[in-house]
A computed fold for a 75-nucleotide RNA from a Candidatus Bipolaricaulota bacterium, annotated as c-di-GMP-I-GGC riboswitch aptamer. Model confidence (mean pLDDT): 84 of 100. Of the family's consensus pairs, 90% are formed in the model.
RNA sequence: UCUGAAAAAGGUAAACCUGCUGUAAGGUAGGGGCACAAAGCCACGGAUCUCGGUUAGAAAGCCGGGCUGCCAGGG
Numbered sequence: 001u002c003u004g005a006a007a008a009a010g011g012u013a014a015a016c017c018u019g020c021u022g023u024a025a026g027g028u029a030g031g032g033g034c035a036c037a038a039a040g041c042c043a044c045g046g047a048u049c050u051c052g053g054u055u056a057g058a059a060a061g062c063c064g065g066g067c068u069g070c071c072a073g074g075g
Stems, first nucleotide, its partner, number of pairs: 001074004011036002016031006034061001040067003044064003048058003
């Protein structure tokens, strides 16, 4: 640096349920486990959602982008 998840050590946690919270989208704690080789971080672009609208906010496990990282194999 490229490829990969077969192995090993691990990790995250969808839908749904309950409590609290927010105008809302949502967030958070517990349960739960769909899936994930970056489903780690950022929110730069596009897309999405909320607020009557701008501003603002939300999520980002949608598509790109940037940074970092375990293991194995190749260069």